Predicted 3D model of a 73-nucleotide RNA (transfer RNA) from a Candidatus Saccharimonadales bacterium. Rfam family: tRNA. It is annotated as a transfer RNA. Gene Ontology term of the family: triplet codon-amino acid adaptor activity. The coordinates come from a structure-prediction model, not an experiment, and the mean pLDDT is 82.
[in-house]
RNA sequence: GGGGUGUUAGCUUAGUUGGUAAAGCGCAGCGUUCGCAAUGCUGAGACCAGGGGUUCGAAUCCCCUACACUCCA
Numbered sequence: 001g002g003g004g005u006g007u008u009a010g011c012u013u014a015g016u017u018g019g020u021a022a023a024g025c026g027c028a029g030c031g032u033u034c035g036c037a038a039u040g041c042u043g044a045g046a047c048c049a050g051g052g053g054u055u056c057g058a059a060u061c062c063c064c065u066a067c068a069c070u071c072c073a
Base pairs, nucleotide, nucleotide: 001072002071003070004069005068006067007066010025011024012023013022019056027043028042029041030040031039049065050064051063052062053061
């Protein structure tokens, strides 16, 4: 220098064909207990790495950039 894969909640990951993003753990509150743990219920939390484009509509398609891993030279 060139190719490929990835970037989504505090962490680990889903998200099919483009139709206003889901789960587990963790966190907060409540119940249960003499108390703790465990368990049950409820709730908060990401507008999707950054920017631009296409579209009525983009996490998803296209382009550029950044970062991580990997292959070639």